[in-house]
Context: one part of a larger RNA
C1' cells in the first nucleotide's frame, strides 16, 4: 500500500450523478394510529411503554371426595448487572410528483423496466366439410367445440369520457354504363392449286373478374389551416372580412417521460434550488381505444423533500486477519 473485518473525538450527507456503501431499525405484549379510499384498505401507518430474577396476595382453567398437582392471569413490594427480545436470528420511517391499475412475464451470460402479459372494452371474420392454420395430397389442428363458440386485430382494472373529416389508401355494398383476355363470331381478304380443296390473316358483334364509376365505413390506415381589421387609456379581441380545405383539434391536459428559444414567468421549499412541487399558456412539435384526463391499492421502477442514522465526507486514525514488500 491492497483486500476483508472491528472501533472512533467534534460535526452529521458538508460526500456523490445519486445517501452508492455502511450505520440505524428489527421479536412479543399493551397503548395508540393521519390524509386519502374502489370502504377491502391505508396499517406493523406514525409514535410510545413494558420484557430478567425473588416474595406476598387475589384469581383462571383441568383433574381430584379432599389434600393437592398442573396451567395461566391481575396487583403490590423487593434484588442484581454496563447491558434482561442480554448471543444468533430479526422491518428504518414519513411526505410529494411521474409511469404502469393490480399478482405475474422478460433480454439463460451487461437492461426486470415506464417494456410484455393481464381481467375488462371495441372492431372484424366465421352457420360448421366454419373461418383461420399446417400439408403436394391423404390428412390434421381448430374441436370430440358450434356465434355466451372459434380466429384476427387494437386498446388495457376502475371512474368521467372518447369530438370533426370518407377527399386519398384500405375494406364492404352496388342486376346500370365505360374499358377489357382467352374463347365465340365470321363481313372481307391472302398464299397455293385447272378445280374441289388445303393453309392463313381477319372487321363488325359477343365475352368474366379487375379497373373506371356510384354509395357506405375512422375503437379501418390516417388527417384535424392561413392572412387582415375591430371595444371611450393602453393592451387584448367576444365581433367582422377574406383565401384555402375532405375537415380545420372539441372535452380534458399543458415548459409535460412531449417546450427548441429555456435556468420561460410567478409562487413554494433552501441562507443560497439548470432539479422538484403549484400555477400561467407564447402547445418549436399534447389530445381523445397508435386512447384523453383522473384514480385508492400495489412497485427490488423513477423525481424531489424531511426525520432517524451513520467514516459517504470535513480528515483521516487505530486494531485484527490475509497479501504485497524486506531479510533469512
Nucleotide at each position: 500500500c491492497u483486500g476483508c473485518a472491528u472501533u472512533g473525538a467534534a460535526g452529521g450527507a458538508a460526500c456523490u450523478c445519486g445517501g452508492c456503501a455502511a450505520a440505524a431499525u428489527a421479536c412479543c405484549u399493551c397503548c395508540g394510529u393521519a390524509a386519502g379510499u374502489u370502504c377491502g384498505c391505508g396499517a406493523g401507518a406514525a409514535g410510545g411503554a413494558g420484557g430478567c430474577c425473588c416474595u406476598a396476595u387475589c384469581g383462571u382453567u383441568a383433574g381430584g371426595c379432599a389434600a393437592c398437582u398442573a396451567u395461566u392471569g391481575g396487583u403490590a413490594g423487593g434484588g442484581g448487572g454496563c447491558a434482561c427480545a442480554a448471543a444468533c436470528c430479526a422491518g428504518g420511517g414519513g411526505g410529494u410528483g411521474g409511469c404502469g391499475a393490480c399478482u405475474g412475464u422478460u433480454u439463460a451470460c451487461u437492461a426486470a423496466a415506464a417494456a410484455c402479459a393481464c381481467a375488462g372494452g371495441g372492431c372484424u371474420c366465421u352457420g360448421c366439410g366454419a373461418a383461420g392454420c399446417c400439408g403436394c395430397a391423404a390428412g390434421g389442428c381448430g374441436a370430440a367445440g358450434u356465434a355466451u363458440a372459434g380466429g384476427g386485430u387494437c386498446u388495457g382494472a376502475c371512474g368521467c369520457c372518447u369530438g370533426c373529416c370518407c377527399g386519398g389508401u384500405g375494406c364492404c355494398g352496388g342486376a346500370a354504363g365505360g374499358u377489357u383476355a382467352a374463347g365465340a363470331g365470321g363481313a372481307g381478304g391472302u398464299g397455293u392449286g385447272c378445280a374441289a380443296g388445303c393453309a392463313c390473316c381477319g372487321a363488325a358483334u359477343u365475352g368474366a373478374a379487375g379497373c373506371c364509376c356510384c354509395g357506405g365505413u375512422a375503437a379501418a390506415c390516417g388527417g384535424c389551416g392561413g392572412c387582415c381589421g375591430u371595444a371611450a387609456c393602453u393592451a387584448u379581441a367576444a365581433c367582422g372580412g377574406u383565401c384555402c380545405u375532405a375537415a380545420g383539434g372539441u372535452a380534458g391536459c399543458g415548459a409535460a417521460a412531449u417546450u427548441c428559444c429555456u435556468u420561460g414567468u410567478c409562487g413554494g421549499g433552501u441562507a443560497a434550488g439548470u432539479u422538484c412541487c403549484g400555477a400561467c399558456c407564447u402547445g418549436c412539435a399534447c389530445g381523445a381505444a397508435u386512447g384523453g384526463c383522473g384514480u385508492a391499492a400495489c412497485g427490488a421502477c423513477u423525481u424531489c423533500c424531511c426525520c432517524g442514522c451513520u467514516g459517504u465526507c470535513u480528515c483521516c486514525a487505530a486494531u485484527g486477519c490475509a497479501g504485497a514488500c524486506u531479510c533469512a
Large-subunit ribosomal RNA, domain IV from an uncultured Alphaproteobacteria bacterium, 328 nucleotides, folded computationally. Rfam family: Bacterial large subunit ribosomal RNA. The sequence was found in a public genome assembly. The prediction has a mean pLDDT of 89.